[in-house]
A computed fold for a 102-nucleotide RNA from a Planctomycetales bacterium, annotated as c-di-GMP-I riboswitch aptamer. The prediction has a mean pLDDT of 78. It was read from a public genome assembly, where an Rfam model found it.

RNA sequence: UCCCCGAAAGGGCAACCUGCCGGUGCGUUUUCCGGCGGGACGCAAAGUUACGGGAUCCGAGAGGUUUUUUCACAGGACUGUCGGGUCGGCCGGGCCGCCGAA
Numbered sequence: 001u002c003c004c005c006g007a008a009a010g011g012g013c014a015a016c017c018u019g020c021c022g023g024u025g026c027g028u029u030u031u032c033c034g035g036c037g038g039g040a041c042g043c044a045a046a047g048u049u050a051c052g053g054g055a056u057c058c059g060a061g062a063g064g065u066u067u068u069u070u071c072a073c074a075g076g077a078c079u080g081u082c083g084g085g086u087c088g089g090c091c092g093g094g095c096c097g098c099c100g101a102a
Stems, first nucleotide, its partner, number of pairs: 012043002016039008041089001047095003051092003054087007063079005
C1' cells in the first nucleotide's frame, strides 16, 4: 500500500404495540387496509430486484388417498398438476451502497 473482516461514530430502516385521521365493514362498536405521530423486536445492507428455492392466498380442471353413503353421485380432508397473485424482516442469487478501529 492492497485484500478480508467489521468495533466505534454519524446516521438509516422499523416486527409488534399504540394515538389520531381516512376508507372498508357496519344498527353501534369490533375486523381489515392506508396515512401521520409515539414507543420499540430487531436489522451491516431489514436498500433494490420475484431470477431460483420455500411459505402462503385465489382460481381451474379434476389425478391419487381417505371419510360419509345400501351402492353410486355429490360433499369434506390430505396430497399432486396448471394458471394468477402475495411474501425481499424465509433462504440463495443479481444490482446499487455510508464509515472504517482491533